The RNA shown here (Bacterial large signal recognition particle RNA) has 264 nucleotides and comes from a Defluviitaleaceae bacterium. It matches the Rfam family "Bacterial large signal recognition particle RNA". The family's RNA type in Rfam is non-coding RNA gene. Rfam links the family to the GO terms signal recognition particle, plasma membrane targeting and SRP-dependent cotranslational protein targeting to membrane, signal sequence recognition. The RNAcentral record of the sequence draws on ENA. The organism belongs to Defluviitaleaceae, within Bacteria. It is recorded under the gene name ffs.
RNA sequence: CCGUGCUAGCCGGGGAAGUGGCGGAUCCCUGUACUCGAAACCCGCCAUAGCGAGGGUGACGCCUGCCAUAGGCUCCUUGCCUUCGGGGCCUGCCCGCGUCGGAAGGCGCUGACGGCCGGGUCCCGCGCAAUGGUCCUUCGCGAACCGCGUCAGGUCCGGAAGGAAGCAGCGCUAAGCGAAUGCGUCCAUGUGCCGCGGGGGCGCCUGGCCCGAGCCGGACGCCGCGGUAACGCCCGGGGGGAAAUGUCGAAGGCAGGCGCACGG
Numbered sequence: 001c002c003g004u005g006c007u008a009g010c011c012g013g014g015g016a017a018g019u020g021g022c023g024g025a026u027c028c029c030u031g032u033a034c035u036c037g038a039a040a041c042c043c044g045c046c047a048u049a050g051c052g053a054g055g056g057u058g059a060c061g062c063c064u065g066c067c068a069u070a071g072g073c074u075c076c077u078u079g080c081c082u083u084c085g086g087g088g089c090c091u092g093c094c095c096g097c098g099u100c101g102g103a104a105g106g107c108g109c110u111g112a113c114g115g116c117c118g119g120g121u122c123c124c125g126c127g128c129a130a131u132g133g134u135c136c137u138u139c140g141c142g143a144a145c146c147g148c149g150u151c152a153g154g155u156c157c158g159g160a161a162g163g164a165a166g167c168a169g170c171g172c173u174a175a176g177c178g179a180a181u182g183c184g185u186c187c188a189u190g191u192g193c194c195g196c197g198g199g200g201g202c203g204c205c206u207g208g209c210c211c212g213a214g215c216c217g218g219a220c221g222c223c224g225c226g227g228u229a230a231c232g233c234c235c236g237g238g239g240g241g242a243a244a245u246g247u248c249g250a251a252g253g254c255a256g257g258c259g260c261a262c263g264g
Stems, first nucleotide, its partner, number of pairs: 001264006009057003012030005020046005034054004061258007071248003077243002080240008090232001091229001092231001094227005100221002105216003114210008122199006128192002130189004135184001136182001137180005147172004155164003
């Protein structure tokens, strides 16, 4: 080195969960890999960690190291989401006040700001006017009896002369009603481009004079003070992902190592 017969081994492995621990069973990953039986509210075992029965293969393979890595677990760290509690010298957001700066726009040499002198708007009193009313004045109407005058007729008294009361009518008038004029008196007024006097003067409107170039405005921003605690921010607690770390790790690649007997 070659051949024959064997043996060990292999005929899947891994993660999670569970367990004192291991394996099966369950779920998942890898990927294709003998059969049967019992177990699944469990079953078998104990660091040599499934059991029982059978079959195949046979140093095929196994072990070690390295590379690369599916997947699982891990919230200690970083960042994110969510939830709870707390804070206010974090004051960002929001609200109020103040100081400062101040955009757009507007007014202004046909005169801004400022100064001086007035007037109005407001209040009081008075006057005048207007309007309404009372009274007054003038006129008209105005009483079946209970108003006046005159009283036909009729009535009454009287012997008569004569006298008396008196209806209707006519005339007049009272209360009252109405009209006119307001010349008048008084009262009232949600009346007046009215007048006079006084008061008041914050604001607004307005006139005149002096001066001679600013004035109003307030978007936005800084700062300060106060408030609020929904949100942001900070601190702390709980939960969930991501990344990273750690850990286990299949399949894969590379390298190295590793049986017995006999014969040639």